[in-house]
């Protein structure tokens, strides 16, 4: 890379090096950025997906296992502007129009991402 199942309006900084462009496909849009963005290092942090640790419920062949809580634990990943920054496809309400459609609101869904598993 590919299949699958879970998340997502919430949280997180200081320095140092680097120089211009960046918000992780692509359009429209808005927004960060020479008071240095983005990136790259130290070192912090935030989080709770796996994994530890404990305590409770069940099952048990009494090894051990299942779900559930809760606890940052020198682990294993993520992350640390803005809701995945909005929006694009679909549905449904309202409104505004002769109409084709607009706008605004609230659903679903798609794609990314990020975690844990599979072949």
């Nucleotide at each position: 890379g590919u299949c699958u199942c879970a998340u997502g309006c919430a949280g997180a900084g200081u320095g140092g090096c680097u120089g211009a462009g960046g918000g992780c496909a692509c359009u429209g849009g808005c927004c960060c950025c020479g008071c240095g963005a983005c990136g790259c290092c130290a070192c912090g942090g935030c989080a709770a997906c796996c994994g530890g640790u404990u305590g409770a419920a069940g099952u048990u062949u009494c090894g051990a296992u299942u779900u559930c809580a809760a606890u940052g634990c020198a682990g294993g990943u993520g992350c640390c502007a803005a809701u995945u920054c909005c929006a694009g496809c679909u549905c449904g309400a309202a409104u505004c129009g002769g109409g084709u459609g607009a706008u605004u609101c609230g659903g679903g869904a798609a794609a990314a991402a990020u975690g844990a598993g599979a072949a």
Record summary: Model confidence (mean pLDDT): 82 of 100. A computed fold for a 119-nucleotide RNA from a Verrucomicrobiota bacterium, annotated as SAM riboswitch aptamer (S box leader). The source organism's lineage runs through Bacteria, Pseudomonadati and Verrucomicrobiota.